[in-house]
Molecule: transfer RNA
Organism: uncultured Alphaproteobacteria bacterium
RNA sequence: GGGCGUUUAGCUCAGUUGGUAGGGCAGCUGACUCUUAAUCAGUAGGUCUUGGGUUCGAAUCCCUAAACGCCCA
Numbered sequence: 001g002g003g004c005g006u007u008u009a010g011c012u013c014a015g016u017u018g019g020u021a022g023g024g025c026a027g028c029u030g031a032c033u034c035u036u037a038a039u040c041a042g043u044a045g046g047u048c049u050u051g052g053g054u055u056c057g058a059a060u061c062c063c064u065a066a067a068c069g070c071c072c073a
Stems, first nucleotide, its partner, number of pairs: 001072007010025004019056001027043005049065001051063003
């Protein structure tokens, strides 16, 4: 320098013709008894990496930039 992939909650990951963004773990609150904590219930938490475009409507499609990873040179 070229090609490909990834970027979504604190962490790790889903998201199936474009139509209200989700799970597990962690956090917080409560209950309970088996008490370094476990179990159960509830609860909060996301500009979907940036900017732009298409569309009635974009995490999803197109362009651009960035970060990380892999391959080639």